[in-house]
RNA sequence: GCUUUCUUAGCUCAGCCGGCAGAGCGUCAGUCUCAUAAUCUGAAGGUCGUGAGUUCGAUCCUCACAGAGAGCA
Numbered sequence: 001g002c003u004u005u006c007u008u009a010g011c012u013c014a015g016c017c018g019g020c021a022g023a024g025c026g027u028c029a030g031u032c033u034c035a036u037a038a039u040c041u042g043a044a045g046g047u048c049g050u051g052a053g054u055u056c057g058a059u060c061c062u063c064a065c066a067g068a069g070a071g072c073a
Base pairs, nucleotide, nucleotide: 001072002071003070004069005068006067007066010025011024012023013022019056027043028042029041030040049065050064051063052062053061
């Protein structure tokens, strides 16, 4: 330099074919206990990497850029 995959909650990752963004773990509060942990219940937490385009509508499609990985030279 060329090709290719990935980027979604604090962490690990789902999200099928464009139509209100989710799980587990963690955090916080409650429940239980003499107390702690565990259990159970609830809550908070996301400009879906950035910018632009297509569309009535984009996490999803297209382009550019940034970052990470793999292959080739």
A computed fold for a 73-nucleotide RNA from Mortierella alpina, annotated as transfer RNA. Model confidence (mean pLDDT): 83 of 100. It matches the Rfam family "tRNA". Rfam classes the family as a transfer RNA.